[in-house]
Predicted 3D model of a 1468-nucleotide RNA (small-subunit ribosomal RNA) from a Phycisphaerae bacterium. The organism belongs to Phycisphaerae, within Bacteria. The sequence is in RNAcentral, with records from SILVA. Model confidence (mean pLDDT): 83 of 100. Its Rfam family is "Bacterial small subunit ribosomal RNA".
């Protein structure tokens, strides 16, 4: 000190979250020792038991007993002594008001700081002065008697005092009167003198002390007052009757309405009274850089309280924690008549709670009370116990010890990690343990005195002593296995759906450590309430606008004061000095402000009068069938005469052109003309006043549209409503009507995207241009021009500012003053309360709950029923098809024991499959069999076999099993009729093989597609905070990001093009198997033969085409158009070649491959079946429907291929398929092999036919082990549908479409009509880009980024949660009125008696209680309302693109819902 989290990415705003520190803590796991602290925060709820306040015999009167000893002696009693003047209670004194506990109450009667008391008190203590003389009567205890269960009480008798009473003396005491002095701001205070009146005492003992009384002073501790400070809430705005003051009296130690009587009517309050809620306050504590924020345990000070409420007594002091009286609640005792009690003291109990200790020891120390003292008392205190509750310290060992044991983990199987860690060797001795010794706390003359704790010495022994959390990022630390959106984790972001560093475990690691984590709370980070130290155009935020009260702030100069302040001094209080600034007071001034005079512009406002155009209506004329309306229509109007047109009249509303970036107004707003009344501005002059100013909480006024009330008015328009359309629907958009309303007057309402989303005022800070209002200067005058100036309205722009967009003298710049407002999104501008309103509603304004975002600006894409430009058989123009029929084939579906699997819009569907009868073939089905295996490698063992061949049994086969023959095959070495070894093979066993099993969403490779579309990028530079941009845009041009020009870009790469192949022309070379012009030979005929290289051809190398040439156009360009030449012309035609990427596209069943699964089976072998099923649907094809045809005869011309398990000629047989047979040919030689359409001749004559050939019957051929399921072909017979095909849809731009045949791969054969090639014949149309589809570039909008197959709104339905309303019900709080009225102080009267008491009666006050009507807070509540949240519910499609009717704001009506419509406004 920061970090994570909104986005595809970026910057900003903004919240949430984390890292730190702390705690009187609690919980989980773990736990060795010590020191010092701390420890009921909850029920100020209740308490058993013990203890916590007594002491004094030197104030006083009394006064035992047990026990012991003795005497008498009726051996069980009496007496005496001692115990002992002891215990004990009582009278009296002092103390008990301290100490100790707690924080309920209390927001001021408190606390804190300062101060006053001339308005006061003070026992014990200290100092000083004086005094202490007489007398008297009682009473408790005690004793006797009595009552009561008890507590306790009553009566008789008698007794003492430092108890009580009285007399005397007496002042410097108190009071009264008079005189003199000093002093205070003042009420007053104080000193002296004189006179008068009143008031005291207590004794005790060890004879020297102590006590007592009066007075003064001191010290201490208190009482009372004042100022300032000390929570929240205005959804508490008014409160108060002893209230505020006065006079008098009472009361008190003392002031005072403290109390009372009378008088006056005051007092407090926005600087927050009154009310409500909360709270003990301070020193301080935690945190923080600080300022602050939060807190007030322990310790200290103050206050308050003592079961709840009230009251007084005693006393120096109390309204009294362990005193008294009364009332209430509760508990206990009781003989039912009455009594007793108060742990918020120390322990302890139970209860509550997440949670908090011993019914311990001691008065040894410190302190307190009493006492002369010894001493007694002291749960204050000193100690110990319990608790890791906190802080601090120590230990759990130290050194050596392997290229490194074992175990465990990982592994690429090589190794790596745990790890010097352990073992092992040596050493040390803290703590705990055992034993010994004993300082100090100890001081009170000496002596005595320790509850409890500790130092030191010795001994043994590594022995007894380590855990917790975490390891995806933040945040230090990772691997394997398990799990499979399950189980679970999570502080935030987020992990988990079969390869999880995020769950669980293990190993390893990291951080702390006797602790570690978790939970809660506080501060911090948070400059996220901003004083230090924030903001408000668009992110949350400027009030709709003005006037103005309080308040805040305020021009120049002078003087005085010195409160703030500066300097200085200083422990505090304070002192000194200065006069810059602020303040207070006084004075002067003119520049701020206002006034005056003279001009001036204007839809500024109010009222009245007037006007024309348009529109509607009424009446009349002309006229005669339609009008109107829309995308198209219809509803509507019209022969009862509309629309159209002319004339006349009536009516209401709004004011065209001028009109503009224009003007005026505070804003809302303001527009025909004229008049009246009236507000404000600006300019010029510089005449007056003399700071009169700025802002403005409350307040007051104004305030579009809609809406409301009353009364008018009503032409047009037009919510609602009716009708017509559109539509799946259409409560809308469109159309025809139409009521409120719109208009006027008066009165309400008070809101808008009331916007510049920008408060008002003043000052300062470059300019340029335009519009508008004024008054000047210059040019002789001047329309006019130029220059300078003041005010208003605009556009651009520097600096600066800003997240950016942008703002920029009209600031969003730089400053000052004042006000308003904001603090994450939703809930919500909502609820409740209050104020206002006739109502609608407005203003003010939360919380629970919920989310991790919600937002702003800009960027790149993608998209748009946005725009521009441009391409493509995209459309159009054409030709031929498909969709209808039959068949073939693929697919879906269905069926089935099985119909194996994959492919699924384009880009699956004659696709994988270039050949399913068995095989193929896949466990797809039924069945049989087999288990180291059909195949590979290795190890071990075995016996020398084994392979091959023949035969038997069984079987469907595979296989299993048995017998035989021995011909052939079987490596290497050696001392070769043999021996050894062991390769191969076989058998057994083990590692392993095998899998077309799963995952194409784990992958490689290959492929499809956009698309042969023209795009996709990089380096450097430049611009931007950045994402990113620029380059790649723009102007031309091209098939093309092709090329040219311009240019903050300059270059480059992958694509395009070119290079490659085929083809079209020519040349050269070569001339067999090809060719044959000339020459020669020969045949029935043929390059058949000799020969030839000319030609064709073959196949190798070259040439050729490049906008090169000419003209025009074009920017002197690129290039385009036309032409020449040329076989070919602007890429000549075709092919191969496919950029960055997209589709988690396809393929694990070509192959390869991770992981998973399987292993007498999902492997392998075999038989048979299935993949060929068939109501149906779709795709792709073939054949047709015929005459441009069909049939028959005759006849012509290709190219490219293939051939040895092959192609097969001539010949013969068969109607044919084919058969017999085999010449020739491994091929420019032989064969397949007849090309067909075409030509020619003939037939058919428009018909279901001489078209068409399906289907079926019969008979055959061929291949093959085998054609039943399930082959092809031939012949005879049969002769179906079909007569050109609905909506829709496909291909093709030239050697193309169309049409015709030929070949090949696969292959035994074939389902081929498929696929891939080859040639023959050979068109039509397009010189266009509006539309459909797709694509490219630029631009625009966006709420999309999984990118429009996107996003997203509301009702309804379901679940969960919190909240509001609600008939009521329940409880709390504070008061008011009245009733009752205990105890008690005070008052009065009577009785009493020597006095004091006391008694009785009564008055005021009054606790508790009761009654009544309200106020306020909370709980609950049938039902009800909206809200929030929740992978896959319903209805629609409102918003985001022109979102398909632009959206939004206010208001009003309507509607299942989002919404629709009207009116006015805004541009976001």
């Nucleotide at each position: 000190a920061g970090a994570g989290u909104u986005u595809g990415a970026u910057c900003c705003u903004g919240g949430c979250u984390c890292a730190g520190c702390g705690c009187g803590u609690a919980c989980g796991c773990u736990g060795g020792c010590g020191g010092c602290a701390u420890g009921g925060c909850u029920a100020a709820a209740a308490c058993a038991u013990g203890c916590a306040a007594g002491u004094c015999g030197a104030a006083c009167g009394c006064g035992a007993a047990a026990g012991u000893g003795g005497u008498g002696c009726u051996u069980g009693c009496a007496c005496c002594a001692u115990u002992a003047g002891u215990a004990g209670a009582g009278u009296g004194g002092c103390g008990a008001a301290a100490g100790g506990g707690c924080g309920a109450g209390g927001a001021a009667u408190g606390c804190g700081u300062u101060u006053c008391u001339a308005a006061c008190g003070u026992g014990c203590c200290c100092c000083a002065a004086g005094g202490u003389c007489g007398g008297g009567g009682a009473u408790a205890g005690c004793u006797c008697g009595g009552g009561g269960a008890a507590a306790c009480c009553c009566g008789g008798g008698g007794u003492a005092a430092u108890a009580c009473c009285u007399g005397a003396u007496g002042a410097u005491c108190u009071c009264c009167a008079g005189c003199c002095g000093c002093u205070g701001c003042a009420u007053g205070g104080u000193g002296g003198c004189u006179g008068g009146a009143g008031c005291a005492a207590a004794g005790g003992c060890u004879u020297g002390c102590u006590g007592c009384c009066u007075u003064g002073g001191g010290a201490u501790c208190g009482g009372g007052g004042a100022a300032c400070g000390u929570g929240g809430u205005a959804u508490c705005a008014g409160c108060u009757u002893g209230u505020u003051g006065g006079u008098g009296a009472g009361g008190u130690a003392a002031u005072g309405g403290c109390u009372c009587a009378c008088c006056a009517a005051g007092g407090c309050u926005a600087a927050g009274a009154c009310g409500c809620c909360u709270a003990g306050c301070g020193g301080g504590u935690g945190u923080g850089a600080g300022a602050g924020c939060a807190c007030g345990a322990c310790c200290c000070g103050c206050c308050g309280c003592a079961u709840c409420g009230g009251g007084a007594c005693u006393g120096a002091g109390a309204c009294a924690c362990u005193g008294c009286c009364c009332g209430g609640a509760c508990u206990c005792c009781u003989a039912c008549g009455g009594g007793a009690g108060g742990c918020u003291g120390c322990a302890g109990u139970a209860a509550c709670g997440a949670a908090u200790a011993u019914u311990c020891c001691g008065c040894a120390a410190u302190g307190g009370g009493c006492g002369a003292a010894a001493g007694c008392c002291u749960g204050a205190c000193g100690g110990a116990g319990c608790a890791a509750u906190g802080c601090c310290g120590c230990g759990u060992g130290c050194a050596g010890g392997a290229c490194g044991a074992a175990g465990c983990c990982c592994c690429u199987c090589g190794g790596g990690g745990u790890g010097u860690a352990a073992a092992c060797u040596g050493c040390u001795g803290u703590c705990a343990g055992a034993g010994g010794c004993c300082a100090c706390c100890a001081a009170c003359a000496c002596a005595a005195u320790g509850a409890g704790g500790a130092a030191c010495c010795u001994c043994a022994a590594a022995g007894g002593a380590a855990g917790g959390a975490c390891c995806g990022g933040c945040u230090a630390a990772g691997u394997u296995c398990g799990u499979g959106c399950c189980a679970g984790c999570a502080g935030c972001c987020g992990c988990g759906g079969u390869a999880a560093u995020a769950c669980g475990a293990a190993c390893g690691g990291u951080c702390c450590a006797a602790g570690c984590g978790u939970a809660g709370c506080g501060c911090g980070g948070a400059u996220u309430c901003a004083c230090u130290g924030g903001g408000c155009u668009u992110a949350a935020a400027g009030a709709g606008u003005g006037c103005g009260u309080a308040g805040g702030c305020g021009g120049a100069c002078c003087u005085g004061c010195a409160a703030g302040u500066g300097c200085u001094u200083u422990g505090c209080u304070g002192g000194g000095u200065a006069g810059a600034c602020u303040g207070c007071a006084g004075g002067u001034c003119u520049u701020g402000a206002g006034a005056u005079c003279g001009g001036u512009a204007g839809a500024g406002g109010u009222u009245g009068c007037c006007g024309g155009a348009a529109c509607g209506c009424u009446a009349g004329g002309u006229g005669g069938a339609g009008c109107g309306g829309u995308g198209a229509a219809a509803u509507g109007c019209g022969u009862a005469g509309a629309u159209a047109u002319c004339u006349a009249g009536c009516g209401g509303a709004a004011c065209g052109c001028c009109c503009a970036a224009g003007g005026c107004g505070a804003a809302g707003g303001c527009a025909g003309g004229c008049a009246a009344c009236u507000g404000g501005g600006c300019c010029g002059a510089a005449u007056c006043u003399g700071a009169c100013g700025c802002u403005g909480a409350g307040g007051c006024a104004c305030g579009a549209a809609a809406g409301c009330g009353u009364g008018g008015g009503g032409a047009g328009c037009g919510a609602a409503c009716g009708g017509g359309a559109u539509u799946a629907g259409a409560u809308a958009c469109c159309c025809c009507g139409g009521u409120a309303g719109u208009c006027c007057a008066c009165g309400c309402c008070g809101u808008a995207a009331a916007c510049g989303a920008u408060g008002u005022g003043c000052a300062c800070u470059a300019g340029a241009u335009c519009c508008u209002g004024g008054a000047g200067a210059u040019g002789c005058u001047g329309a006019c021009a130029u220059c300078a100036u003041c005010g208003g309205g605009a556009u651009c722009g520097c600096a600066g500012c800003g997240a950016a967009a942008g703002c920029g003298u009209u600031a969003a710049g730089u400053g000052c003053a004042c006000c308003g407002c904001c603090u994450g999104g939703g809930g919500a501008g909502u609820a409740c309360g209050g104020u206002c309103g006739c109502a609608a509603g407005a203003c003010u304004a939360a919380a629970a709950c919920u989310c991790a975002a919600a937002g702003g600006a800009a960027u790149u894409g993608a998209c748009g029923g946005g725009g521009g430009c441009u391409c493509a058989c995209a459309c159009a123009a054409g030709c031929g098809g498909u969709g209808g029929a039959g068949c073939a084939u693929g697919u879906g579906g269905u069926u089935u024991a099985a119909u194996u699997c994959g492919a699924g819009g384009c880009a699956a569907c004659g696709c994988g499959a270039a050949g399913a009868a068995c095989c193929u073939u896949a466990u797809c089905c039924a069945g049989g069999g087999u288990u180291u295996g059909a195949c590979a490698u290795g190890u071990a063992c075995g016996g020398a076999u084994g392979c091959c061949c023949u035969c038997g049994g069984u079987g469907a086969a595979a296989g299993c099993u048995g017998a035989g023959u021995a011909a052939g095959c079987u490596g290497c070495g050696c001392u070769u009729u043999g021996c050894g070894u062991g390769a191969a093979a076989c058998g057994u066993a083990c590692a392993c093989a095998g899998g077309u099993g799963c995952u194409g969403c784990a992958u490689g490779g290959c492929u499809g597609u956009c698309g042969u579309c023209a795009g996709c990028u990089c380096g450097u530079g430049c611009u931007g905070u950045g994402a990113a941009g620029u380059g790649u845009c723009g102007g031309g041009u091209u098939a093309a990001g092709u090329c040219c020009c311009u240019u903050a870009a300059c270059g480059a790469g992958c694509g395009a093009a070119a290079c490659c192949c085929c083809u079209a022309u020519c040349g050269u070379u070569a001339g067999u198997u090809g060719c044959u012009a000339c020459c020669a030979g020969g045949u029935a005929a043929u390059g058949c033969u000799g020969a030839g290289g000319a030609c064709u051809c073959u196949a190798a190398c070259g040439a050729g085409a490049c906008u090169g040439c000419c003209g025009g156009c074009g920017u002197c360009a690129a290039g385009c158009c036309g032409g020449a030449g040329g076989a070919a012309g602007g890429u000549g035609g075709g092919g191969a070649c496919g950029a960055c990427g997209u589709c988690a596209a396809g393929u694990c069943c070509u192959c390869a491959u991770g992981g998973c699964c399987u292993u007498u089976a999902u492997g392998c072998c075999c038989u048979g079946g299935g993949c060929u099923a068939c109501a149906c649907a779709c795709g792709u094809g073939c054949u047709a429907c015929a005459a441009u045809g069909c049939c028959g005869g005759c006849u012509a011309c290709a190219g490219a291929g293939c051939g040895a398990a092959g192609c097969a000629a001539u010949a013969c047989c068969g109607c044919a398929a084919g058969g017999u047979g085999g010449a020739g040919c491994a091929a420019a030689u032989c064969g397949c092999a007849c090309a067909a359409a075409g030509g020619u001749c003939g037939g058919c004559c428009c018909a279901g036919u001489u078209c068409g050939g399906a289907u079926u019957g019969g008979g055959g051929u061929c291949u093959g082990c085998a054609a039943c399921u399930c082959g092809a072909c031939c012949c005879c017979a049969u002769g179906a549908a079909g007569a050109u095909g609905g909506a829709a849809u496909c291909g093709c731009u030239a050697g193309u479409a169309a049409u015709c045949g030929c070949g090949u791969a696969u292959c035994a054969g074939c389902u081929a009509c498929g696929a891939c090639g080859c040639g023959g014949u050979g068109a039509a149309u397009a010189u266009g880009u509006u539309c459909c589809u797709g694509a490219g570039c630029c631009u625009u909008g966006u709420a999309c980024a999984c990118a429009c197959c996107g996003c997203c709104c509301g009702u309804c339905a379901a679940g969960u949660c919190a909240u509001g309303g609600a008939a009521g019900c329940c409880g709390g709080g504070a008061g008011u009125a009245c009733c009752c009225g205990a105890a008690g102080u005070g008052g009065u009267g009577c009785c009493g008696a020597u006095u004091c008491a006391g008694g009785c009666a009564u008055c005021c006050c009054u606790a508790c209680g009761g009654u009544a009507a309200g106020c306020u807070c909370g709980g609950u509540g049938a039902c009800u309302a909206g809200g929030a949240c929740u992978a896959a519910g319903u209805c629609g499609u409102a918003a985001c693109a022109a979102g398909g009717u632009a959206g939004c704001c206010g208001u009003a009506g309507g509607g299942g819902a989002a919404c629709c419509u009207g009116c006015g406004g805004c541009u976001g």